[in-house]
RNA sequence: GGGCGUAUAGCUCAGUUGGUUAGAGCGUCACACUGAUAAUGUGAAGGUCGGAGGUUCGAAUCCUCCUACGCCCA
Numbered sequence: 001g002g003g004c005g006u007a008u009a010g011c012u013c014a015g016u017u018g019g020u021u022a023g024a025g026c027g028u029c030a031c032a033c034u035g036a037u038a039a040u041g042u043g044a045a046g047g048u049c050g051g052a053g054g055u056u057c058g059a060a061u062c063c064u065c066c067u068a069c070g071c072c073c074a
Base pairs, nucleotide, nucleotide: 001073002072003071004070005069006068007067010026011025012024013023019057028044029043030042031041032040050066051065052064053063054062
């Protein structure tokens, strides 16, 4: 230098062929339960979906560029 892949909650991930409120598990916090913990149950907080632009009535999803990381080729 060229090619491919990944980037979504604190962590690990899902998200179908673009569609109405962006989710799960673990973790955190509160409450219940307990003599007190753990476990269990209920609830809550936490995301402008890596960044910028484009297409579209509508983008996490499609297109372009950039960034970071990984792999392959030279």

The RNA shown here (transfer RNA) has 74 nucleotides and comes from Parcubacteria group bacterium CG1_02_58_44. Its mean pLDDT, the model's own confidence on a scale to 100, is 81. It matches the Rfam family "tRNA".